Predicted 3D model of a 71-nucleotide RNA (transfer RNA) from a bacterium.
The sequence is in RNAcentral, with records from ENA.
The coordinates come from a structure-prediction model, not an experiment, and the mean pLDDT is 82.

[in-house]
RNA sequence: CGGGGAGUAGUGUAAUGGUAGCCCACCGGGCUGGGGGUCCGGUAGCCGGAGUCCGAUUCUCCGCUCCCCGA
Numbered sequence: 001c002g003g004g005g006a007g008u009a010g011u012g013u014a015a016u017g018g019u020a021g022c023c024c025a026c027c028g029g030g031c032u033g034g035g036g037g038u039c040c041g042g043u044a045g046c047c048g049g050a051g052u053c054c055g056a057u058u059c060u061c062c063g064c065u066c067c068c069c070g071a
Base pairs, nucleotide, nucleotide: 001070002069003068004067005066006065007064010024012022013021018054026042027041028040029039030038031037047063048062049061050060051059
């Protein structure tokens, strides 16, 4: 320098145009004398900007970060 892939909650990971789910973690409560365990409830997220669209996590473009391949 060229090509390809990835970026979603504190962590890991789905959803591929129509209200963003799940596990662990965290907070509150029940069971227990307490801890552990279990059950119920809750907080918290689409890498940034622009465009297309009635509507964008999803499609397009430009950036940023990381990974792989080639030179």